[in-house]
């Protein structure tokens, strides 16, 4: 110098599971497992709450480990997918250039 990280608007993306019980309801992990209203038969949509938005939210898919529970952990990303745009700003950090 530009860039990225972080901040600020709006807008968009995800999930709501295992497992005990006759039922109430309790336990497990976790940011977050169903609050609220509305259809209407146990599911849906809209909303909030939480997580993300280039990347490891969150799907799908092999490994490996755990457990009452193929729930949950672990990592893999050259597995395969996934949602962004401006605005302030140069404080702080990270990268790249050029000059000294």
């Nucleotide at each position: 110098u530009a860039g990225g990280u972080g901040c600020g608007a709006c807008a968009g993306g995800g999930g709501a599971g295992c497992g005990g019980u006759g039922a109430g309801c309790c336990g497990c992990u976790g940011a977050g497992a169903g609050u609220g209203c509305g259809c209407g038969u146990u599911g849906c949509g809209c909303a909030g709450a939480c997580c993300c938005u280039c990347g490891a939210a969150c799907c799908u898919g092999a490994c490996g480990g755990u457990u009452a529970g193929u729930a949950c952990c672990g990592g893999c990303g050259u597995a395969g997918g996934a949602a962004g745009u401006c605005g302030a700003g140069u404080u702080c950090u990270c990268u790249a250039a050029a000059c000294g």
The RNA shown here (TPP riboswitch aptamer (THI element)) has 100 nucleotides and comes from Actinomyces sp. S4-C9.
The organism belongs to Actinomyces, within Bacteria.
The sequence is in RNAcentral, with records from Rfam and Ribocentre.
RNAcentral records the identical sequence in 2 taxa.
Its mean pLDDT, the model's own confidence on a scale to 100, is 76.